Lysine riboswitch aptamer from Sporomusaceae bacterium UBA7701, 175 nucleotides, folded computationally. Taxonomically the source falls in Sporomusaceae (Bacteria, Bacillota, Negativicutes, Selenomonadales). Its mean pLDDT, the model's own confidence on a scale to 100, is 78.
[in-house]
RNA sequence: ACAGGGAGUAGAGGUGCGGGCAACAGGAGUACUUUCAGGAAGAGUGGUGUCGAUGAUCUGAAAGAAAAGGGUUGACCGCCGAAGUGCAAAAGGACUGCCAGGGCCUUUGCAUUGGGCUUGCGCCGAACAGGUGCAAGACUGUCACCAAAGUAUUUGGUGGAGCGCUAUCUCUCCG
Repeated sequence: ACAGGGAGUAGAGGUGCGGGCAACAGGAGUACUUUCAGGAAGAGUGGUGUCGAUGAUCUGAAAGAAAAGGGUUGACCGCCGAAGUGCAAAAGGACUGCCAGGGCCUUUGCAUUGGGCUUGCGCCGAACAGGUGCAAGACUGUCACCAAAGUAUUUGGUGGAGCGCUAUCUCUCCG
């Protein structure tokens, strides 16, 4: 010095990941409101309050008429466990006349998935959009092993996982 172990920095995978902003489609001529007509006693809720013969719930017609989550596109921002999912815990927030329940948002810990795509099934969703979980399939990046060659590498095959890989740097160890 190489190899081994610890720490740091910078990178790569591409139909790569996420965020808010703007516009558009859709949600939807739906919910809801008003008027008229019918009709005649309950309606509604987890419960209570409440509403109803001054005619509710319901049915029909007319008029008016939304929103949210999610989606597409654009430029921008943050990035490469990017991010997603599951379980658990804690506190807070909003949803409401009140109580309860549940879900949603945020934080932390643990576990799991290299990445995108297609197909099938389940869940969420208005949805044939999209998301998500599981399974399968090929593709792709990376490393290990094997083989061949055109031998700093390329190709093929098999397999593993991001707690990985590459580069660089520092400490330690060996000598």